[in-house]
Context: one part of a larger RNA
C1' cells in the first nucleotide's frame, strides 16, 4: 500500500448500480407465503328464462308446488400439484464436497415408435336423519356419482420358464362431426435421481494401538439396484508412524482478497452439490421424500379449555422482544420473467418485478465561471517598516449542471386488440435565480504542513522514537498551513 456484509466518532447535496443478523440452529403477537380442475364427479344454494298441476278472481290477470335449460358459487369425491421454488449452516473431516472413472439401477411430466382402449359389477364421502362434545372433532343408520375400487375377456408386447408353458392392462370427458385431450402395455430418448471407485481435501502424538458384523466366505432375506445393507453359519481376519483410533475445529466448491509470482488468507453476495427444519425417532403416501408451511410417537416448551381435553412450531416475506459494537418496510404489484393447475379463460406465486430506508460500498455529478488591488475591512503575526489570510471577499460580466416551478412525455407489451406495480417515473422544453450544497484529519522525526498565547513532568499527547518541571513548532485554544474530500479519521480482521 490494498481489501472488508464493517463498527465507532465528526460531518453530510444529488443520482446510478450493488449490498444490509457475521451474535441467540434463541422465543414470537399478527397478516400472507401453495394452490388449481366443473372439459372427472354427484349434490346443495343462487340468479334468470321457458313451461307449469293447483288456487283466487265475472273477466282482465294475480299468485303459484313442480319440470326442463343456461350462469355462478360452495363443501366434499376425484386428478395433477404440495420432493420445486423460497430459507439457514446447526451437524458433518465424510465418497460430504472436487475432479476423473465405473456397473448392478430406477425416472411423473416431456419427445419418438409400436398396439390396444372388450364386456360385466362393487363400494364411499357429500346429502339426509339419529346420538356424543365446551371446543377440536366423532359415532351408528339409510342411500348415491366417478377418470373411486375389483373381477372378466383379449395378449401386439412384457416378465417367469424345466422352453412343454405359465402370468399380466384399460377411462373416460368435451364436440354437430372432423376430431382434441385423455388412459393402458411397451421399446428407445431426453431430463433428474440412487449406488461404487483412484486422486485431492484443516489443526494435534502431551491421542498409539483400534475393531467383532469387525475383514472374508457359503446360504438365506432385503433393495429399483452392487454390496454385512440384514440375519444364521463357517474362518480370523482388516487397519495403523505413508499416522490408524481418539481430540479439536469446520458445510465443500467455482471463487473472492492479497501478492510480480510462488504462496498467504477467505467461503458475504451470485452460481452449483451436500446437509437441516423446535428436539430426538418412525414410517404412510408417492415416479420421487423418509417431506419446512403433511402423518404418528416421545421430550421441552407457548396457548386455549366447560378441567374431560385440545392448539402449536417464522433456519419462508415482513414486523417483535431478546443478544449484540452492529444489519431495513407488519409497502406495491403479479405489468415483466418463472412455476402449479386447467383445453382455454383464469386463478395462485412475499419467486420474482418494483418502491421505501441506511454513505454500508464502488462509480459519476455539484456545491459556480471569468474579469477584480489603492492588495478594503477584520483576523493573526511583527524587528512597528510590514508581512499573511488574498484574486480570497466585495464589485463588474456571464451561464444554470443542480434546485424549484410550469408544460410535454417514453421505452419495458411479449401477443393487429387489449393489459404497466414501477409511474406522471425516465427523459425533453421553458421560467427563476448564484441561486439550494464542505468538511474531516493532521502539522517533532518517519511524513507533505509553523507561529502566537496559555499551561508548568500539572493537564494532557502518543503507532514507534518520545513530548510536558517558564520562552513547548508534540499539550490547549487562535490564526496560518499540509492531505484527503461527500467525505474524513480511528479500531477490528486479513495479504
Nucleotide at each position: 500500500g490494498g481489501a472488508u456484509u464493517a463498527a465507532u466518532g465528526u460531518u453530510g447535496g444529488c443520482g446510478g448500480c450493488g449490498u444490509g443478523c457475521c451474535u441467540a440452529a434463541g422465543g414470537u403477537a399478527u397478516g400472507c407465503a401453495a394452490g388449481u380442475c366443473g372439459a372427472a364427479c354427484g349434490a346443495g344454494u343462487u340468479u334468470u328464462a321457458u313451461u307449469g298441476a293447483g288456487c283466487c278472481g265475472u273477466a282482465a290477470g294475480g299468485c303459484g308446488a313442480g319440470a326442463u335449460a343456461a350462469a355462478a358459487u360452495u363443501a366434499g369425491u376425484g386428478g395433477c400439484g404440495g420432493a420445486c421454488g423460497g430459507c439457514u449452516g446447526a451437524g458433518u473431516a465424510a465418497c460430504g464436497c472436487g475432479u476423473g472413472g465405473g456397473a448392478a439401477u430406477c425416472u411423473c411430466c416431456c419427445c419418438a415408435g409400436a398396439a390396444g382402449u372388450c364386456g360385466a359389477g362393487g363400494a364411499u364421502a357429500g346429502c339426509c336423519c339419529a346420538c356424543c362434545g365446551a371446543a377440536a372433532g366423532g359415532u351408528g343408520g339409510a342411500g348415491u356419482a366417478a377418470u373411486c375400487c375389483c373381477g372378466g375377456a383379449u395378449g401386439u408386447g412384457a416378465c417367469c420358464u424345466u422352453c412343454g408353458g405359465g402370468u399380466u392392462a384399460a377411462a373416460g370427458a368435451c364436440g354437430a362431426a372432423a376430431g382434441u385431450c385423455g388412459c393402458u402395455u411397451u421399446u428407445g430418448g431426453a431430463u433428474g435421481a440412487g449406488c461404487c471407485c483412484g486422486c485431492g481435501u484443516c489443526c494435534u502424538a502431551u491421542c498409539a494401538g483400534g475393531u467383532u458384523g469387525u475383514u472374508g466366505g457359503c446360504a438365506g432375506g432385503g433393495u429399483a439396484a452392487a454390496u454385512g445393507c440384514c440375519u444364521a453359519c463357517c474362518a480370523a481376519g482388516c487397519c495403523u508412524a505413508u499416522g490408524a483410533c481418539g481430540g479439536g475445529u469446520a458445510g465443500c466448491u467455482g471463487g473472492u482478497c492479497u501478492g510480480a509470482g510462488a504462496g498467504g488468507a477467505u467461503g458475504a453476495c451470485c452460481a452449483g452439490c451436500c446437509a437441516g427444519a423446535a428436539u430426538g425417532g418412525g414410517a404412510c403416501u408417492g415416479a420421487g421424500a423418509c417431506a419446512c408451511g403433511g402423518c404418528c410417537c416421545a421430550u421441552a416448551c407457548u396457548c386455549c379449555u366447560a378441567c374431560g381435553g385440545g392448539a402449536g412450531g417464522c433456519a419462508g416475506c415482513a414486523a417483535u422482544c431478546a443478544g449484540g459494537a452492529a444489519u431495513u418496510u407488519u409497502g406495491c404489484g403479479c405489468a415483466a420473467u418463472g412455476g402449479a393447475c386447467g383445453a382455454a379463460a383464469g386463478u395462485c406465486u412475499g419467486a420474482c418485478g418494483c418502491a421505501g430506508c441506511g454513505a454500508c460500498g464502488c462509480c459519476g455529478c455539484g456545491u459556480g465561471a471569468a474579469g477584480g488591488a489603492u492588495g478594503a475591512a477584520g483576523g493573526c503575526c511583527u524587528u512597528c517598516g510590514g508581512g499573511u489570510u488574498g484574486u480570497a471577499a466585495a464589485c463588474u460580466u456571464c451561464u444554470u449542471u443542480u434546485a424549484u416551478g410550469a408544460g410535454g412525455g417514453a421505452a419495458c407489451a411479449a401477443g393487429u386488440u387489449c393489459u404497466g406495480a414501477g409511474u406522471g417515473u425516465a427523459c425533453c422544453u421553458c421560467a427563476u435565480g448564484a441561486a439550494u450544497a464542505a468538511g474531516g484529519u493532521u502539522c517533532u522525526g518517519c511524513a507533505a504542513a509553523c507561529u502566537a498565547c496559555g499551561u508548568g513532568c500539572c493537564a494532557g499527547a502518543a503507532g514507534c522514537a518520545u513530548c510536558g518541571g517558564u520562552g513547548a513548532u508534540a499539550c490547549g485554544u487562535a490564526g496560518g498551513a499540509a492531505c484527503c474530500a461527500a467525505a474524513c479519521a480511528u479500531u477490528a480482521u486479513c495479504c